[in-house]
Molecule: small-subunit ribosomal RNA
Organism: uncultured bacterium
RNA sequence: AGAGUUUGAUCCUGGCUCAGGAUGAACGCUGGCGGCGUGCCUAACACAUGCAAGUCGAGCGAAGCGCUUUACCAGAUUUCUUCGGAAUGAAAGUAAUGUGACUGAGCGGCGGACGGGUGAGUAACGCGUGGAUAACCUGCCUCAUACAGGGGGAUAACAGUUAGAAAUGACUGCUAAUACCGCAUAAGACCACAGCACCGCAUGGUGCAGGGGUAAAAACUCCGGUGGUAUGAGAUGGAUCCGCGUCUGAUUAGCUAGUUGGUAAGGUAACGGCUUACCAAGGCAACGAUCAGCAGCCGACCUGAGAGGGUGACCGGCCACAUUGGGACUGAGACACGGUCCAGACUCCUACGGGAGGCAGCAGUGGGGAAUAUUGCGCAAUGGGGGCAACCCUGACGCAGCAAUACCGCGUGAGUGAAGAAGGUUUUCGGAUCGUAAAGCUCUGUUAUUAGGGAAGAAUAAUGACGGUACCUAAUGAGGAAGUCCCGGCUAACUACGUGCCAGCAGCCGCGGUAAUACGUAGGGGACGAGCGUUGUCCGGAAUGACUGGGCGUAAAGGGCGCGUAGGCGGUUUAUUAAGUCUGAUGUGAAAGGUACCGGCUCAACCGGUGAAGUGCAUUGGAAACUGGUAGACUUGAGUAUUGGAGAGGCAAGUGGAAUUCCUAGUGUAGCGGUGAAAUGCGUAGAUAUUAGGAGGAACACCAGUGGCGAAGGCGGCUUGCUGGACAAAUACUGACGCUGAGGUGCGAAAGCGUGGGGAGCGAACAGGAUUAGAUACCCUGGUAGUCCACGCCGUAAACGAUGAAUACUAGGUGUUGGCGUAAGUCAGUGCCGGAGUUAACACAAUAAGUAUUCCGCCUGGGGAGUACGACCGCAAGGUUGAAACUCAAAGGAAUUGACGGGGACCCGCACAAGCAGCGGAGCAUGUGGUUUAAUUCGAAGCAACGCGAAGAACCUUACCAGGUCUUGACAUCCUCUGACGAGCCUAGAGAUAGGAAGUUCUCUUCGGAGACAGAGAGACAGGUGGUGCAUGGUUGUCGUCAGCUCGUGUCGUGAGAUGUUGGGCUAAGUCCCAUAACGAGCGCAACCCUUACCGUUAGUUGCCAUCAGUCAGGCUGGGCACUCUGGCGGGACUGCCACCGUAAGGUGAGAGGAAGGCGGGGAUGACGUCAAAUCAGCACGGCCCUUACACCCAGGGCUACACACGUGUUACAAUGGCCGGUACAGAGGGCAGCUACCCAGUGAUGGGAUGCGAAUCUCGAAAGCCGGUCGUAGUUCGGAUUGGAGUCUGUAACCCGACUCCAUGAAGUUGGAUUCGCUAGUAAUCGCGCAUCAGCCAUGGCGCGGUGAAUACGUUCCCGGGCCUUGCACUCACCGCCCGUCA
Repeated sequence: AGAGUUUGAUCCUGGCUCAGGAUGAACGCUGGCGGCGUGCCUAACACAUGCAAGUCGAGCGAAGCGCUUUACCAGAUUUCUUCGGAAUGAAAGUAAUGUGACUGAGCGGCGGACGGGUGAGUAACGCGUGGAUAACCUGCCUCAUACAGGGGGAUAACAGUUAGAAAUGACUGCUAAUACCGCAUAAGACCACAGCACCGCAUGGUGCAGGGGUAAAAACUCCGGUGGUAUGAGAUGGAUCCGCGUCUGAUUAGCUAGUUGGUAAGGUAACGGCUUACCAAGGCAACGAUCAGCAGCCGACCUGAGAGGGUGACCGGCCACAUUGGGACUGAGACACGGUCCAGACUCCUACGGGAGGCAGCAGUGGGGAAUAUUGCGCAAUGGGGGCAACCCUGACGCAGCAAUACCGCGUGAGUGAAGAAGGUUUUCGGAUCGUAAAGCUCUGUUAUUAGGGAAGAAUAAUGACGGUACCUAAUGAGGAAGUCCCGGCUAACUACGUGCCAGCAGCCGCGGUAAUACGUAGGGGACGAGCGUUGUCCGGAAUGACUGGGCGUAAAGGGCGCGUAGGCGGUUUAUUAAGUCUGAUGUGAAAGGUACCGGCUCAACCGGUGAAGUGCAUUGGAAACUGGUAGACUUGAGUAUUGGAGAGGCAAGUGGAAUUCCUAGUGUAGCGGUGAAAUGCGUAGAUAUUAGGAGGAACACCAGUGGCGAAGGCGGCUUGCUGGACAAAUACUGACGCUGAGGUGCGAAAGCGUGGGGAGCGAACAGGAUUAGAUACCCUGGUAGUCCACGCCGUAAACGAUGAAUACUAGGUGUUGGCGUAAGUCAGUGCCGGAGUUAACACAAUAAGUAUUCCGCCUGGGGAGUACGACCGCAAGGUUGAAACUCAAAGGAAUUGACGGGGACCCGCACAAGCAGCGGAGCAUGUGGUUUAAUUCGAAGCAACGCGAAGAACCUUACCAGGUCUUGACAUCCUCUGACGAGCCUAGAGAUAGGAAGUUCUCUUCGGAGACAGAGAGACAGGUGGUGCAUGGUUGUCGUCAGCUCGUGUCGUGAGAUGUUGGGCUAAGUCCCAUAACGAGCGCAACCCUUACCGUUAGUUGCCAUCAGUCAGGCUGGGCACUCUGGCGGGACUGCCACCGUAAGGUGAGAGGAAGGCGGGGAUGACGUCAAAUCAGCACGGCCCUUACACCCAGGGCUACACACGUGUUACAAUGGCCGGUACAGAGGGCAGCUACCCAGUGAUGGGAUGCGAAUCUCGAAAGCCGGUCGUAGUUCGGAUUGGAGUCUGUAACCCGACUCCAUGAAGUUGGAUUCGCUAGUAAUCGCGCAUCAGCCAUGGCGCGGUGAAUACGUUCCCGGGCCUUGCACUCACCGCCCGUCA
């Protein structure tokens, strides 16, 4: 920093999507350790249990307990004993004194207003920031001054009685205080009165002085002190007020009666309608009041380059709240989370009378939810409350536990190790890859484990929850520790298999219909890593709401147009001011965070220190250019006056002629009218036409013009009246009076509405006639509203220049309207062209869409939709304002290439036309469809399938069918064994095959063996005319032998592209010439090649024979190569010459010459490409499929079927002919399993002999034609189908299913509907001949050859196809396109 996605491609507009960062997160898979943070976002839902606010005995009285002392009581125990007793006197008990780190109820003091929680409410002086209090309060703390004298009366506890289930009381009696109450004292304080001085910011404040009134105190003690009262000051904390800032909605526009202000009083710590009484009628609001929705605010956090946007968890400040609502009490402080009263809901107890409770404190429970932790330890530290203190309390806090929830750090090993192991995957089978990866060997010990030692944290002698923790040392051992997502593009990373628009994926574009790098799995790879993905949300990218930093002619977007309010902006100059502006200083902008540097934990996260910053606000000193204010001046902006001309500017009244229609009358007769053609309609009751007269309404030809006027809508005969505006000229005057303009108000085409007129023509609706498949249309005949007038509504249009208004500036050229000027020219309009500049391009270009300024309106993807709801307006129709759900990944603008058009211009082609001969009708042949069949194998399908693959289906071919066999196979390679196999013979069989007899290898050799061939065996494999021509190669068809298709460099264009290749001519031709931002080149065209037409030369055998000789009369022989001919090499034709036209290219000519003349004829030759055109069955080939069968073999059948339909041919229908007889002339080819002369036989097909020739030698061979005869228009002496009979030939074999011959039979057919094919000269037509394939042949086919040999073309309007230019386009799969509505 960008990328993907609209198109065939391009540029633009514009939306959607992605890559980044973040998170109090959740979910899926996985999970080793430590540090440091964080952890109910939902139900301010309900809460069991425990704890979270107490403390002081140095305020007080009483009680209990312990100890001490004393007294009383008591009498255990022990000693002595004369056993009678004596002595000793313990514990326990009672009473009192003293005492206590003892207990805790009560009075009293201080604290429960802090700390902790939550974010429901709140749009507010709540918060933030900066001020104010001369309008205030402040316990504990600090400082200062002064003081504490002397009295009094109660009350809880306690005791008793008593009510109640309890909670809780009631009554009587006793008692204390640092509890309470008088009195004294009063500097100062406060209150009222009143004086002086000074000051301020309005009320006012300060200081000094006067007399009057009012109000104080508490003790305790360890004798150190602590506490008390008053006043002042400070500090701290709080309260109130003010400026500024603080979300969305106008489809919320008006709100407000204590409301706004005043006076007085009350109340408060204090000001104040805070409250009350009276008086006034104000106050707020488009700079958004009121209402509605949402929301705690901020420091900060996230993102961003920044400006911004989003958020308000944790930490910190403020506020609000404590089950819901309300109230006050106490107090320095509360209207009080763990106080109180009342009411509501809920829960609990109850003896039913009545009571108790409040986790949004810490844990914890239920519930809700995608989702959020332990009913832990400790007061050791920090801090808080009480206390003189010891100390007590503290779920604040310090720690620990749980959770990968975030961030940071570490580890899961390191070195060596190629036989590149095994295995997996893949493969072109060679290999490649996982991969030094593993194993193996050598090490280390971070972490984990065990053992030993063991802190700091404690400024202190004691006291450590954390914790036997961090850390240190030692030991053992690679052991315990890797996953997740992705791999079509964006976006780093590819293969195999499976699947087959199925299953599925997907953030966007999009993948999947049999070769999926996009689905699933595997291997491999990429990214990150104790995490990785997904989902949600926010910012970014998005300049996609644009302040920085966007737009509005055509992409979304200029209001239909004026006037004008608020507002915004505003000419020249002087002085002043200092609000804006600039600058200096001061205060503040808390800490934390962030940032620069430094430091502490081994590093980092984390933590600490110092600085800078915090762009802000306020105060203050200064500056005065600019903006603003004030005062004054000016004339150029604006306006006024004078004169003048132009104009469909507006309103009203009058008036004119042409035309249409109607009425009356005349003339006149059969049609008129209308259309593409018609009909409806009108007309013999007299139309149309024509003449005259009349009526009525509406509109104003020519002039008339990108001419005029108007703000726009709009305005058109003429005259008059009234009236608005603009312009010019020249002076004078006013002195910024201006521009724009939200709301507002007025005007506003057509249609439509209301009331009343009017109504000729036209004419929605409607009726009829046509058209049409239909025709609720276009066309025709009629025709009502309406169109016209008056008055009143409506308020919209593609109300358009799709371009808001105003001002200034910025090259020119050329028209036109008006004015002025003698003119040059100039001012104001209105057009065209064009430069700079602008623009996505088109285009705009002084009438800007250029350069700038001011103001207004409007836009933010397409559809839904200018729809719904609401509101306003309207008589209605409807108008104005104006959404959302849902849905798509586009919608769109301009331009480009093509294709297309029942668009245009030009040109060509047997394309039409002009002709000739045909097809379509008949018979037959052949191919196809269809049908049939066991099978009728398969392919080809408009032109460009259909006498096509097939240049030969009786078997074979053959791929098809039924049947019979075979399984390493009919065919190829490899291995092992054997040594023959085969032919021929016999048997069975339809044969394949099976059995038998017979039979018994070859070559080379280094003698080991090797090879060939054959048989047997096992497996690798063979085999497939099975599928896919839409996986392919190759080949072919077609447009089309049409003239086109491109490239390099340059130039133009942002670009796709254009130019060149267009234009003017010319040509068969992108052939050539000229012009030209193009210059050249390539593939095509042409030429070079073959053939044919003429000549020369060369060579003469098998060809030829002019001359010579011979001759059986045959170029037969000698001879010759002149000629013909053959086949080599050459020549020849080039618009070269002439005339005319033309710049040239070139054209024209019954021109010359020439065999041939303008490409001489014919052929071969087929550009870039199109049709997923044809072919997997010619061949080759990738996937897939079959493998005792979809392979192979065999015999038989079928491909030859037959109601029918089509294509291509052939034979005819006859006399330009048929038949009979005679007779003449080719070319190109073929030939040894062949062509066959000649002779014989046969009517003949052919057969029997026999000869020549592997060919310029021999052989196969013309017909039409010509001559003569016959037939005479007929289903015939035309025509030959069909059928019967008899034969010939090929071939194992002619039944299905061959050709040919002879005899007999003798069908349809008398020139063919609509339609349609070929052909422009040696062509069509007609005549025969040859060849390939082939045993034969269904060949009338195909490919060639020669013989005879025409007609016609005015011409390019039309049909078809093509080429080039241009135009339109919403098509580009390209009109067989796209697309709309209805229905399913």